[in-house]
RNA sequence: CCAGACGGCCGGAUGGCCGCCUUCGGUCGGGCAGACGUCCGUCGGGGGAGGAAAGUCCGGGCUCCACGGAGACACGGUGCCGGGUAACGCCCGGCGGGGGCGACCCCAGGGACAGUGCCACAGAGAGCAGACCGCCGGCCGGGGCUUCCGCCCGCCGGCAAGGGUGAAAGGGUGCGGUAAGAGCGCACCGCGUUCCCGGCGACGGGGACGGCACGGUAAACCCCACCGGGAGCAAGACCAAAUAGGGACGGCACGCCGGCUUAGGCCGGCAGGCGGGUUUCCGCGCCGCCGUCCGGGUCGGUCGCGCGAGGCGUCCGGCAACGGGCGUCCCAGAUGAAUGGUCAUCGCCCGCGCGUGCGCGGGUACAGAACCCGGCUUACAGGCCGUCUGGCACC
RNA sequence: GCGGGCGUAGUUCAACGGUAGAACGAAAGCUUCCCAAGCUUUAGAUGAGGGUUCGAUUCCCUUCGCCCGCUCCA
Numbered sequence: 001c002c003a004g005a006c007g008g009c010c011g012g013a014u015g016g017c018c019g020c021c022u023u024c025g026g027u028c029g030g031g032c033a034g035a036c037g038u039c040c041g042u043c044g045g046g047g048g049a050g051g052a053a054a055g056u057c058c059g060g061g062c063u064c065c066a067c068g069g070a071g072a073c074a075c076g077g078u079g080c081c082g083g084g085u086a087a088c089g090c091c092c093g094g095c096g097g098g099g100g101c102g103a104c105c106c107c108a109g110g111g112a113c114a115g116u117g118c119c120a121c122a123g124a125g126a127g128c129a130g131a132c133c134g135c136c137g138g139c140c141g142g143g144g145c146u147u148c149c150g151c152c153c154g155c156c157g158g159c160a161a162g163g164g165u166g167a168a169a170g171g172g173u174g175c176g177g178u179a180a181g182a183g184c185g186c187a188c189c190g191c192g193u194u195c196c197c198g199g200c201g202a203c204g205g206g207g208a209c210g211g212c213a214c215g216g217u218a219a220a221c222c223c224c225a226c227c228g229g230g231a232g233c234a235a236g237a238c239c240a241a242a243u244a245g246g247g248a249c250g251g252c253a254c255g256c257c258g259g260c261u262u263a264g265g266c267c268g269g270c271a272g273g274c275g276g277g278u279u280u281c282c283g284c285g286c287c288g289c290c291g292u293c294c295g296g297g298u299c300g301g302u303c304g305c306g307c308g309a310g311g312c313g314u315c316c317g318g319c320a321a322c323g324g325g326c327g328u329c330c331c332a333g334a335u336g337a338a339u340g341g342u343c344a345u346c347g348c349c350c351g352c353g354c355g356u357g358c359g360c361g362g363g364u365a366c367a368g369a370a371c372c373c374g375g376c377u378u379a380c381a382g383g384c385c386g387u388c389u390g391g392c393a394c395c
Numbered sequence: 396g397c398g399g400g401c402g403u404a405g406u407u408c409a410a411c412g413g414u415a416g417a418a419c420g421a422a423a424g425c426u427u428c429c430c431a432a433g434c435u436u437u438a439g440a441u442g443a444g445g446g447u448u449c450g451a452u453u454c455c456c457u458u459c460g461c462c463c464g465c466u467c468c469a
Stems, first nucleotide, its partner, number of pairs: 001391010012346007020048007028041005050366001054377002057375005062232004075228005080094005095109001096107004110223002115221002117217003132163002134159006142153004171189006190212001191210008236303004246294007255270006272287004310329008347364008396465007405419004413449001421437005442458005
């Protein structure tokens, strides 16, 4: 210098003017109240979006509902080991497997002898399988060719080395062995059982035995272990209109029958009235008027709602995630929803021009709280810092 | 703000993990003097990315888009 890996950070700055939300204060003005106070205005001071406020994918706080306590079933989730944490599916450190020359990166990574299912097409055979081509032996009482040796077809057997199918074919490589072959025998590797050593553990190393028996799939059902009661601030609490509807009481009006009741009255049936554009029949729905009072909900308002697993600095423990001590700070609370607009100077990026450090023009992302917090994921102009790897060149 | 559900041809819908189909529509041809109808043929899709699996529309994760519901009583 080029190419790259990992980790962390910033994500416009300053000032003027005009505004918005919130909070504190006042020998201020006004309304209510007339004691504290409270509301509106005014003056002055303080504060006012993010690293993701986003997606709502996980975990909690908080609130209500259900529930005597505890447990079980169902359902859902998580899944190597150890640690961190309020908790987690998050984070840290390891183990194993895979990728990269390397720094480093990726992995839902328990169980397939508890059981069930599936493995399409191709292929002879796909689950305790199988012989298509092939290799080898025999042929008597089979056929053909040939001078003979013999060869071909066929038949009877042996084999699974080679070919072929497939994602996958019942250990792999090599040597021996054999008619040809085969864990048939042996060596190494793999696998299984068991023992020893190291490690908290996942796991690693070594020895002995076994001739191989045990295919894949659990992000298929399932088994094992662990976790989870449900809903969500439109949770929830309080104050509280108009209209409609509910209840109580009083007054007025009111047909018949039956039952209950001391009575007031209540219940049921029939009749009557009202309702659909009109009318007949059937069916359906409802049951008078006035006044006073009560309670619930809605509109609206107040709280929940900003001191918290809080921020910053420093020291100690720990490889780290993180934990502890001390000091210091108070830092948005809107509710159709404030956090803005404009001007000037500067910064950064791009383009053009030349007089080479100036001028002109353009741009300055992703996105914006809504109960709060810890994570994950996703979006993002431009830029900075640190550690490390590979290569080239020079000293 | 919170909670649910769904994405397949141009449209409406199918598809036990095993070749993505149907109807209508579109285009071309045949038929007709021309059009319509009819007949024949063709093109056309799993919202996007990744993972599990031999194999994914289907199973899992992330993301994008769309739809529905949310005081109380009835």

This is a predicted complex of two RNAs, RNase P RNA and transfer RNA, with 469 nucleotides together. It holds a member of the Rfam family "Bacterial RNase P class A". By type it is a ribozyme. Its mean pLDDT, the model's own confidence on a scale to 100, is 76.